This is a predicted structure of a 478-nucleotide part of an RNA (small-subunit ribosomal RNA, 3' major domain) from a metagenome.

[in-house]
Context: one part of a larger RNA
RNA sequence: UGACGAGGGCCCGCACAAGCGGUGGAGCAUGUGGUUCAAUUCGACGCAACGCGAAGAACCUUACCUAGGCUAGAAACCACCUGGACAGUCUGUGAAAGCAGAUCUCCUCUUCGGGGGCCGGGUGGCAGGUGCUGCAUGGCUGUCGUCAGCUCGUGUCGUGAGAUGUUGGGUUAAGUCCCGCAACGAGCGCAACCCUUGUCUCCUGUUGCCACCAUUCAGUUGGGCACUCUGGAGAGACUGCCGGUGUUAAACCGGAGGAAGGUAAGGAUGACGUCAAGUCCUCAUGGCCCUUGAUGCCUAGGGCUACACACGUGCUACAAUGGCCGGUACAAAGGGCAGCAACAUCGCGAGGUGUAGCCAAUCCCAAAAAAACCGGUCCCAGUUCGGAUUGAAGUCUGCAACCCGACUUCAUGAAGCUGGAAUCGCUAGUAAUCGUGGAUCAGCAUGCCACGGUGAAUACGUUCCCGGGCCUUGUACA
Repeated sequence: UGACGAGGGCCCGCACAAGCGGUGGAGCAUGUGGUUCAAUUCGACGCAACGCGAAGAACCUUACCUAGGCUAGAAACCACCUGGACAGUCUGUGAAAGCAGAUCUCCUCUUCGGGGGCCGGGUGGCAGGUGCUGCAUGGCUGUCGUCAGCUCGUGUCGUGAGAUGUUGGGUUAAGUCCCGCAACGAGCGCAACCCUUGUCUCCUGUUGCCACCAUUCAGUUGGGCACUCUGGAGAGACUGCCGGUGUUAAACCGGAGGAAGGUAAGGAUGACGUCAAGUCCUCAUGGCCCUUGAUGCCUAGGGCUACACACGUGCUACAAUGGCCGGUACAAAGGGCAGCAACAUCGCGAGGUGUAGCCAAUCCCAAAAAAACCGGUCCCAGUUCGGAUUGAAGUCUGCAACCCGACUUCAUGAAGCUGGAAUCGCUAGUAAUCGUGGAUCAGCAUGCCACGGUGAAUACGUUCCCGGGCCUUGUACA
């Protein structure tokens, strides 16, 4: 100087408390451990591994296993030798890869030797490796933590390591600002500048909108651009104003006006560093290893989907604030040409068939759902709750759904009556709840990412648990 302490002081955070809803019990989905297996590829392991890499394992992917094959190789460059255009089509064999054969066949200067591109074979220099080492590395990332810290120059003090500044008194979300002070300044962080939302003005007026006029009852057509909206440019909020407190300061409390008030709300943004944290399987890369029975390459089939069990993360429930049936509403944000598909028609349905429109503010996906209102039914039961499991028949995608896809219909109708110890999230348009879209994607979400609808309760407070910041004190630690 740090680090640590069931040392002390001050302060903060859904840290506790106050509340609301969960997990832990059930069934299923998914990841992991374990076990099994020819193989169940590999990585990730307290927080910070475990719906994680994987934004999508039937084949492919695929790295694993078994079997059949290749060896200058699946791609590239160079040199030399050698044969032929290459491709395509057909036959045999084979699980395919491949192997064997048939057919067909180029340009150019032409000195009729050859040359050039392209393809095949051979030799050599080499390729190839998701093989090892993340404790040899780059790059990228997590984490403490969006915590308020981390430092430097000059000066001064100290023999020196170092100190001072950065401590102190206030204040703040903040090393934020003010005052004081052997310090005076500065840098990286904080804040602001950036994006979105909230108010207004101007411009814009189709594919959007409809107050007024006609039309018809479809903003449909004429008409209009006022309103909504689109997307450009501006205005607006700064403790600016008033009162009080305060040290005359910084600031805090209350108020006015205002769409918005004290960081308006949300996002992006992550200092010096820590964990030899993670990644050699994104990529790059040093070293090591394999390279003809390969740790390389091609192919078929299998596996990654196994199953006495254990754990994590989720979905669906256990019902009446409900289940079922019928009628009537209101979004936002997205996506669409190997695509989205209205409408008609067939089918109980998943879907099939035909076919307008749309490269989209125009057309389509598209029905929002919960809710509310009305009507009906169930009457507290393992039920008209719950939907697992199983049987049968089908639909779709795709060469192909046996291992191993999703969905539909009929039948079947398991556990489960609110969950022990323990434990998690959340402070407002939040929790809870309800649907919608997207990426990946032929097909396949209860996951992920986004969108809106309905919309709470509680916070006395900082004694305690956890994590963190500053000052101080002790130390057998570095």
The RNAcentral record of the full RNA draws on SILVA.